[in-house]
Molecule: transfer RNA
Organism: Firmicutes bacterium ADurb.Bin182
């Protein structure tokens, strides 16, 4: 060097035939239960969807470059 694949909340991920406020789950904090805890119930925070760009009324999603992980060839 090429060629396939990922890349979304601190973690593990869904959302990919473009469409309206970007989601669970767990963790984290609060508060209810409790003698205190634990469990469990409620709730809040927390994301410029790797990054620059194009295309479109509208991109996480579609095109291109980059950057990073991983597999495979050479």
């Nucleotide at each position: 060097g090429c060629g396939c694949u990922c890349g979304u909340a601190g973690c593990u991920c869904a959302g990919u035939u473009g469409g309206a406020u970007a989601g669970a789950g767990u963790a984290u904090c609060a508060g209810a239960c409790u003698c205190c805890g634990a469990c469990u119930c409620u709730g809040a925070g927390g994301g410029u969807c790797g990054u620059g760009g194009g295309u479109u009324c509208g991109a996480a999603u579609c095109c291109c470059g980059c950057c990073g992980g991983g597999c495979g060839c050479g």